[in-house]
Context: one part of a larger RNA
RNA sequence: UUAGGUUUAAAGCGUCCGUAGGUGGAUUUUUAAUUUUGCCAUCAAAUCCCAAGGCUCAAACCUGGACAGGCGGUGGAAACUACCAAGAUGGAGUAUGGUAUGGGAAGAGUGAAUUUCCAAUGGGGCGGUGAAAUGCGUAAAGAUCAGAAAGAACACCAACGACGAAAGCACUAUGUUGGGCCGACACUCACAUUCAGAGACGAAAGCUAGGAGAAGCGAAUGGUAUUAGAUACCCCAUUAGUCCUAGACGUAAACUAUGGAUACUAGGCAUGGUGUGUAUCGACCCAUGCUAUGUUGUAGCUAAUGUGUUAAGUAUCACGCCUGGGGAGUACGUUCGCAAGAAUGAAACUC
Numbered sequence: 001u002u003a004g005g006u007u008u009a010a011a012g013c014g015u016c017c018g019u020a021g022g023u024g025g026a027u028u029u030u031u032a033a034u035u036u037u038g039c040c041a042u043c044a045a046a047u048c049c050c051a052a053g054g055c056u057c058a059a060a061c062c063u064g065g066a067c068a069g070g071c072g073g074u075g076g077a078a079a080c081u082a083c084c085a086a087g088a089u090g091g092a093g094u095a096u097g098g099u100a101u102g103g104g105a106a107g108a109g110u111g112a113a114u115u116u117c118c119a120a121u122g123g124g125g126c127g128g129u130g131a132a133a134u135g136c137g138u139a140a141a142g143a144u145c146a147g148a149a150a151g152a153a154c155a156c157c158a159a160c161g162a163c164g165a166a167a168g169c170a171c172u173a174u175g176u177u178g179g180g181c182c183g184a185c186a187c188u189c190a191c192a193u194u195c196a197g198a199g200a201c202g203a204a205a206g207c208u209a210g211g212a213g214a215a216g217c218g219a220a221u222g223g224u225a226u227u228a229g230a231u232a233c234c235c236c237a238u239u240a241g242u243c244c245u246a247g248a249c250g251u252a253a254a255c256u257a258u259g260g261a262u263a264c265u266a267g268g269c270a271u272g273g274u275g276u277g278u279a280u281c282g283a284c285c286c287a288u289g290c291u292a293u294g295u296u297g298u299a300g301c302u303a304a305u306g307u308g309u310u311a312a313g314u315a316u317c318a319c320g321c322c323u324g325g326g327g328a329g330u331a332c333g334u335u336c337g338c339a340a341g342a343a344u345g346a347a348a349c350u351c
Stems, first nucleotide, its partner, number of pairs: 003323004008304001012319001014201003021194003027086002031082001033081001034078007042070002049065003053061001091191001092188003096183004103177002106174001108172002114150004120144002125136002163168001207247005216242002221237003260317005267296011300307002324351003333344004
């Protein structure tokens, strides 16, 4: 490279956006790049193939001829691809009326709990464990109760539920802002799709600067235990951190271990949103359309597990990635980073 693959065997970039590039809906017209076709010229000889010939035959030799294919010229055809032009609409988008929502960012505020402080009551233990001890406590603890402060997180509702590209998102109300879905139909008229490189976002931890807090929790660390030992599990204490602001980092089993778009291919049950019909005073119920989320399951697929209209089925389009185990996500180089490190990424050797 071809070919085959990519849930679990190697393999879908963490997610999105989008440039170049690739691919691209239906109808009519133009051109003839393209495709197809006729003819001409050419592609030395030898070789190969075909038909003859002479060495007795054969090989070898010799004579003649052709196919196929390539390139160029020229004449036709116009279905496909492409180009030109036109109008249309189902794809896509805009406008409009609704609607659900822990979608985002901002400032504001309540309550429960925890800890601490202060006052009171009270007077000997509390705490912790498998059992203990370290620890706290007559300098008045723990317990009960009045008051105050602080920081962080939001019980019930809560669900197999909602929203978001993913990461993620839940106390309350406010203004602001994004996307989705549904309904009528009005407009644009293919404006689409996938995307190398580029760009943006991206949990936790760790980093830089400043702040808050020493509330709670708590790597490291110290101590008590356990144990043969115990650099652990259990317990006591506690630093960084966890929180906020501004940066930087750019990784996770970033998982549905399943990339994106479009079309088609049995059903049943359930849930969220939104219409329609029936019904009713009204709501429910019942039937049904679109959309999203689950579950079960037919055909098919699969090595099997399983998957199964949300495909891992049947097809098309473009992208990423894989090619025995180890060495190794290492070395070297380069780019990025304050650093930690990240990205790219071998070989020898060995089985």
Annotation:
This is a predicted structure of a 351-nucleotide part of an RNA (small-subunit ribosomal RNA, central domain) from Rumex scutatus. The RNAcentral record of the full RNA draws on SILVA. NCBI's taxonomy places the organism under Eukaryota, Streptophyta, Embryophyta, Gunneridae, Rumex. Model confidence (mean pLDDT): 86 of 100.